[in-house]
């Protein structure tokens, strides 16, 4: 001098367990606070987390059971039956730029100095 390894983190496939579907979450914009950023040091206008504000915005369906009803019908007229409505719980199938965990793959120190491996 040339080449290479390796971080935090990010993206994505799959598996599992959740959350929401009464709209939280995700994504976007602005502000604030904090943290981390290869083996060592420094470190951004980059990354991540949290908080505040703003704009945008959605997919539900079915089954079972309990309760309620100023509703309807039936009747043998009962604290009757059936239906309908409403509400709650559970389950199933969906839906959400959904969360976490596991696992495979890919990307990956803005930049500066030193170091490591090979030539």
């Nucleotide at each position: 001098g040339c080449a290479g390894a390796g971080u935090a983190g990010g993206c994505c496939a799959c598996g599992g367990a959740g959350c929401g579907u009464u709209a939280a979450g995700u994504g976007c914009c602005g502000g604030g606070u904090g943290a981390a950023c290869a083996g060592g040091g420094a470190g951004u206008u980059g990354u991540c987390a949290c908080c505040c504000g703003g704009a945008c915005g959605a997919a539900a369906a079915g089954a079972a059971g309990a309760g309620c009803u100023u509703u309807g019908c039936c009747c043998g007229a009962g604290a009757g039956g059936c239906a309908a409505g409403u509400c709650c719980u559970u389950c199933u199938u969906g839906c959400g730029g959904u969360u976490c965990c596991g696992c495979a793959g890919c990307c990956g120190c803005a930049u500066c100095c030193c170091g490591c491996u090979g030539c």